[in-house]
Molecule: transfer RNA
Organism: Methanobacteriota archaeon
RNA sequence: GGGGGGAUGACAGAGAGGCUAUGUGGCGGACUGCAGAUCCGCACACUCGGGUUCAAAUCCCGAUCCCCCCU
Numbered sequence: 001g002g003g004g005g006g007a008u009g010a011c012a013g014a015g016a017g018g019c020u021a022u023g024u025g026g027c028g029g030a031c032u033g034c035a036g037a038u039c040c041g042c043a044c045a046c047u048c049g050g051g052u053u054c055a056a057a058u059c060c061c062g063a064u065c066c067c068c069c070c071u
C1' cells in the first nucleotide's frame, strides 16, 4: 500500500428499514422480623461526520479505532 471482518446501554449479547430483544448488574417498590429468592416498575443505545428515505442501529459515502489476510 491492497483486501476482508468488527465497533450496540455499566457489562454480555441479538437485531440487517417502522416495534429499541434478552440476560447480568444498578435504582425504586411488593413480599419478609431482617436478608436472600421471587414478582412489579424505572434508568442506561447503537464509534464519528455526511447522504438516501415519510422513516436509518440497519442502506450508501467518508473518517477513526481494533482484528485477520496479502504484499
Base pairs, nucleotide, nucleotide: 001070002069003068004067005066006065007064010024011023012022018054026042027041028040029039030038047063048062049061050060051059